[in-house]
């Protein structure tokens, strides 16, 4: 210097190849009920515009192009 894989709620991971309703589980957080009380069980809510900018397109997490930060092989 070249190839390549990885970046989605606080954590962890699905959704990405094959574009399409309000982006989904699980754990956490906050409320309600349970229960003397906690814990567990039940019901419910918030939280993420998908590293970042462009660009295709009627629509982009998804496809293209840059870059930013990790890893892994080459050389």
């Nucleotide at each position: 210097g070249g190839a390549c894989c990885c970046a989605u709620a606080g954590u962890g991971u699905a959704g990405c190849c094959c574009g399409g309703u309000c982006a989904a589980c699980a754990c956490g957080u906050c409320c309600c009920c349970c229960u003397g009380u906690c814990a567990c069980g039940g019901g419910g809510a918030a939280g993420a515009u998908c590293a970042g900018g462009g660009g295709u397109u009627c629509a982009a997490a998804u496809c293209c192009c840059c870059u930013u930060g990790g890893g892994u092989c080459c050389g």

Predicted 3D model of a 75-nucleotide RNA (transfer RNA) from a Patescibacteria group bacterium. Its Rfam family is "tRNA". By type it is a transfer RNA. The source organism's lineage runs through Bacteria and Bacteria candidate phyla.